[in-house]
Source information
SAM riboswitch aptamer (S box leader) from Paenibacillus tuaregi, 121 nucleotides, folded computationally. The coordinates come from a structure-prediction model, not an experiment, and the mean pLDDT is 81. Its Rfam family is "SAM riboswitch aptamer (S box leader)". Gene Ontology term of the family: regulation of gene expression. Rfam describes the family as follows. The SAM riboswitch is found upstream of a number of genes which code for proteins involved in methionine or cysteine biosynthesis in Gram-positive bacteria. RNAcentral holds the sequence, with entries from MGnify.

């Protein structure tokens, strides 16, 4: 760089270890009722292997990775939708207030990017 996947699953008292961790930003969380890391266990089945099948594909989980709080914990850019608030008045309606509308802001909503992670090349 290319490509596939990222809403499921995996120790409610396993061991060592000792204070940090969840990539980054902003949040929000986890942690001495013990963080990171390592070992063991487990999950999954991307690659190899083995088996079934004409094939698509399926199975096993032996080897190589990976993973094992929270959707890739949420967010970060763009669009849509909705709703409320603030402002505006070019156009339409209205005597007016104001409504449609326009701009900005908001949202346990949706879509797509971006970023990130993992596998394979």
């Nucleotide at each position: 760089c290319u490509u596939a996947u990222c809403a499921a699953g995996a120790g409610u008292a396993g061991g060592u270890g000792g204070a940090g961790g969840g990539a980054c930003c902003a949040g929000c969380c986890c942690a001495a009722u013990g963080a990171a890391a390592c070992c063991c266990g487990g999950c999954a089945a991307c690659c190899g292997g083995c088996g079934a099948g004409c094939a698509a594909u399926c199975g096993c989980a032996c080897g190589g990775u990976g993973c094992u709080a929270a959707u890739u914990c949420u967010u970060g850019c763009a669009g849509a939708a909705c709703u409320u608030c603030a402002g505006g008045c070019a156009g339409c309606c209205g005597c007016a207030a104001g409504g449609c509308c326009c701009u900005g802001a908001g949202u346990c909503u949706c879509u797509g990017a971006g970023a990130g992670a993992u596998g394979a090349g």